Bacterial small signal recognition particle RNA from an Actinomycetota bacterium, 100 nucleotides, folded computationally. Its Rfam family is "Bacterial small signal recognition particle RNA". By type it is a non-coding RNA gene. Its family is annotated with SRP-dependent cotranslational protein targeting to membrane, signal sequence recognition and signal recognition particle, plasma membrane targeting in the Gene Ontology. The gene name in the source record is ffs. Its mean pLDDT, the model's own confidence on a scale to 100, is 75.

RNA sequence: GUCAGGUCCCACGCGACGUCGAUCUCGUGAACCCGGUCAGGUCCGGAAGGAAGCAGCCGUAAGCGAGGGGUCGGCGGGUGCUGUGGGGGUGCCUGACCCU
Numbered sequence: 001g002u003c004a005g006g007u008c009c010c011a012c013g014c015g016a017c018g019u020c021g022a023u024c025u026c027g028u029g030a031a032c033c034c035g036g037u038c039a040g041g042u043c044c045g046g047a048a049g050g051a052a053g054c055a056g057c058c059g060u061a062a063g064c065g066a067g068g069g070g071u072c073g074g075c076g077g078g079u080g081c082u083g084u085g086g087g088g089g090u091g092c093c094u095g096a097c098c099c100u
Stems, first nucleotide, its partner, number of pairs: 001097007008087005013081003017076007024067005034059004042051003
């Protein structure tokens, strides 16, 4: 001195972190327009029996609250990477080659 790579910039990718949402667990949750069981009472029947069905109870829907931080999705950055591609060549570092 030349070349290549890194440091630098941009884009993308992956991971972790933060945040939001969904899912998950628990609780709560419907006078009637959810389900089941339906006391009492009502209706049909000569009777046997049957029918509908309020309250109550049980289980739930939508919703609400709490928990955990497993899974999925979105967003974020002075985040991380033996990552990929492009850009740049003032300076620095490393390697190879050439000249003196």